[in-house]
Formats: sequence, structure tokens, C1' cells
RNA sequence: GCGGGCGUAGCUUAGUGGCUUAAAGCGCCUCCCUGUCACGGAGGAGAUCGUGGGUUCAAAUCCCAUCGCCCGCG
Repeated sequence: GCGGGCGUAGCUUAGUGGCUUAAAGCGCCUCCCUGUCACGGAGGAGAUCGUGGGUUCAAAUCCCAUCGCCCGCG
């Protein structure tokens, strides 16, 4: 330099054009329970979906560019 894959809450993932909300597990916060902790129960906060642009009535999802990581080729 060329080709390919991945990037979504603090972490690990789901979601691959629509309905209504971006969902789940772990973690975090509050309350209940308990002599305390843990376990258990109830509730809550947290992701402009790597970034910018485009297509579309509608984009996390499709297209282009770009950044980061990984793999292969030279």
C1' cells in the first nucleotide's frame, strides 16, 4: 500500500430499514428484608449505536469517506 472483519450503557452481548419505547445479563444507586454483611425482593440512573456526510416518508441497520482495533496479502 491492497483486501476483509469488528466498533451499540462501566463490562459482555442482542437487535441487520418501521411498528411503542435501542433490549438483556453482570455491575452501579435507592428502598425493603437482616443484629451487620451476603443472599433474596421492589424500584431507578446510565448508550446522540466510533466520527462526518449521503440515500429514504423513515437509518444502529443501506451507501461513501474517515478514525481505532484485529486478520490476511504484498